[in-house]
RNA sequence: GCCGCGGUAGCUCAGUGGUAGAGCGCAUCCUUGGUAAGGCUGAGGUCGGUGGUUCGAUCCCACUCCGCGGCGCCA
Numbered sequence: 001g002c003c004g005c006g007g008u009a010g011c012u013c014a015g016u017g018g019u020a021g022a023g024c025g026c027a028u029c030c031u032u033g034g035u036a037a038g039g040c041u042g043a044g045g046u047c048g049g050u051g052g053u054u055c056g057a058u059c060c061c062a063c064u065c066c067g068c069g070g071c072g073c074c075a
Base pairs, nucleotide, nucleotide: 001071002070003069004068005067006066007065010024011023012022013021018055026042027041029039030038048064049063050062051061052060
């Protein structure tokens, strides 16, 4: 340098045009004499960034940043 995969909640990951979700974690409450376990409810998101297409973009397109893998070039 070229190609491919990935970036979404604190963590691990779904979602592939039409209101952003799950598990774990966190908080409140119930339960207990008190913990743990269990149960209810809730908080938490610029969907890596910018621009474009579209009535509408996490999703499609372009550029770009970061990570991983493969191939190649110079020395």